[in-house]
RNA sequence: GGAGUUGGCCAGGCAGCCGCUGCCCGCCCACGUUCGCGUGGUCGAGUGGAGGAAAGUCCGGGCUCCGCAGGGCAGGGUGCCAGGUAACGCCUGGGCGGCGCGAGCCGAUGGAAAGCGCCACAGAAAAUAUACCGCCGAAGUCCGAAAGGGCUGGUAAGGGUGAAAUGGUGCGGUAAGAGCGCACCGCGCGGGUGGUAACAUCCCGUGGCAGGGCAAGCCCCACCCGGAGUAAGGCCAAAUAGGGGAACGAUAGUGCUGCCCGCACUGUUCCCGGGUAGGCCGCAUGAGGCGCUUGGCGACAGGCGUCCCAGAUGAAUGGCUGUCCACGACAGAACCCGGCUUAACGGCCAACUCCUUUU
RNA sequence: GGCUGGGUAGCAGAGUGGUUAUGCAGCGGCCUGCAAAGCCGCGUACGCCGGUUCAAUUCCGGCCCCAGCCUCCA
Repeated sequence: GGAGUUGGCCAGGCAGCCGCUGCCCGCCCACGUUCGCGUGGUCGAGUGGAGGAAAGUCCGGGCUCCGCAGGGCAGGGUGCCAGGUAACGCCUGGGCGGCGCGAGCCGAUGGAAAGCGCCACAGAAAAUAUACCGCCGAAGUCCGAAAGGGCUGGUAAGGGUGAAAUGGUGCGGUAAGAGCGCACCGCGCGGGUGGUAACAUCCCGUGGCAGGGCAAGCCCCACCCGGAGUAAGGCCAAAUAGGGGAACGAUAGUGCUGCCCGCACUGUUCCCGGGUAGGCCGCAUGAGGCGCUUGGCGACAGGCGUCCCAGAUGAAUGGCUGUCCACGACAGAACCCGGCUUAACGGCCAACUCCUUUU
Repeated sequence: GGCUGGGUAGCAGAGUGGUUAUGCAGCGGCCUGCAAAGCCGCGUACGCCGGUUCAAUUCCGGCCCCAGCCUCCA
């Protein structure tokens, strides 16, 4: 100098003018008053004002209500091991497999000798095995004088089919062959050793091999899961016809998911019709941010200090001008938080890897 | 804002791991003097992108689109 990997941060800057909105302070006005003040409004000053994804609503939790959220079945989810966490399908570290020269990256990664099921077409055969071409003619038998040929048969090395065909190479062996025998490699099982474990294995013994794929098919094993959602839910105020119909009838009905038990209520549920279209809480101090420090490889946890940082309900965060540059992407909170996924111009910092050159 | 259901040809509408039925519409032919009806035949259809599998419309994951429901009082 070039190429790359990982992690973190930023998301046009500055100035001027005009606006929007939450909070707080002040003047004035109105109403109420227990005379302290409270509520509402106009104006002025100060201060805060979108995101890394606010998104998709895919997971997990807080919070609220439902019935005590109770038992069993069913159902759903997760899936190597250990840890972190409020919890998770997330994160960290490790194992195993794969990719890369490497830093590193990727993996829905338990079990197919518990059982069931499926594997179209082709093919002998798709899983109790079996034989189309081929190879052989040992054994038995038939024909033949013989050579030889046929049949029963042997075989799975070779060909062929298929996505997939029952360990691989070599030597021996044989009629031809074959783990049939042996050597090496691979594999299974048992033991030892290391590791918390997954697992590994320089070790020892043993077995000719114990048997194709699919579990994002049923299933088995282990663990987890009650339901609904802030339009949850609570309070105040106003107004109306506490009207009509349907279903069910205590061995019944209804109840927040399916079935049974248990539990609660006795009228319940649904439809039509009627009224109001107002306010407050929930609603932002939180598993919170930042800094230092301690423990830990790390995710993270503890301690100390410090800060308050959007809160609407037709719903705010914008517009114009000037200037600079690298010319500005994806995109807008609506109960809150932790993740994942998806979308997306670019820029900065740190650590590390590879190549080349120079010293 | 929250919660459900669904995307198969121009329209409607079954289906399921192994060449996606059927009806209407459309096109061509037969029939007819000409049409209609009838008969025969015809087509780049599983929303998009990945994954599992030999094989995906189907199974799994992620996006896109469409439709529906949810205020208070008595």
This is a predicted complex of two RNAs, RNase P RNA and transfer RNA, with 433 nucleotides together.
It holds a member of the Rfam family "Bacterial RNase P class A". A reference for the family is Frank and Pace (1998), "Ribonuclease P: unity and diversity in a tRNA processing ribozyme", Annu Rev Biochem.
Model confidence (mean pLDDT): 80 of 100.